[in-house]
RNA sequence: GGCCCCAUAGUUUAAUGGCUAGAACACCGGCUUUUCAGGCCGGGGAUCCGGGUUCGAUUCCCGGUGGGGCUG
Numbered sequence: 001g002g003c004c005c006c007a008u009a010g011u012u013u014a015a016u017g018g019c020u021a022g023a024a025c026a027c028c029g030g031c032u033u034u035u036c037a038g039g040c041c042g043g044g045g046a047u048c049c050g051g052g053u054u055c056g057a058u059u060c061c062c063g064g065u066g067g068g069g070c071u072g
Stems, first nucleotide, its partner, number of pairs: 001071007010025004018055001027043006048064005
C1' cells in the first nucleotide's frame, strides 16, 4: 500500500428500517444484617464523527476516525 471485519452505558452485550434503544455486571439510594458480604426494591447513565437515502436510520449507502485480522 491492498482487502476484510468491528465500533451502542464504566465493562460485556441485545435490537426484521417503527425507538420511549433492552439486559447483565458495575455505580448510587433504600430495606434487610451488630458490621461487611449476600439478598430484595428503586434510580441515573449509551448508538464513534460528518453527510446521504427514507415518512422514519443503531440498522441501508458514501466519506472520515479508531481498533483488529489477512496479504504484497
Record summary: This is a predicted structure of a 72-nucleotide RNA (transfer RNA) from a Chlorobiota bacterium. Model confidence (mean pLDDT): 83 of 100. It matches the Rfam family "tRNA". Rfam classes the family as a transfer RNA.